[in-house]
RNA sequence: UCCGGGAUCGUCUAACGGCAGGACAACUGGUUCUGGCCCAGUCAAUUGGGGUUCGAAUCCCUGUCCCGGAU
Repeated sequence: UCCGGGAUCGUCUAACGGCAGGACAACUGGUUCUGGCCCAGUCAAUUGGGGUUCGAAUCCCUGUCCCGGAU
C1' cells in the first nucleotide's frame, strides 16, 4: 500500500428492515441473628458522520480503532 473481517449496557452475548433482549456485575427491597445462597425489582448499550427507506443495530458511502491475509 492492497484485500477481507469486526466494533451492541460495566463485561459477555442475541436481535427477517418493524418494541434494542438475555446472562453476569452493580443498586434497592425481601429472606437471615449477621453475611452468603435464593427470590422480586431497578439501572444501563447499537464506534463517529452522512445517505436510502414510511421505518436502519441491520442496506449504501465515509472517518476512527482492532484483528487476519497479500506484497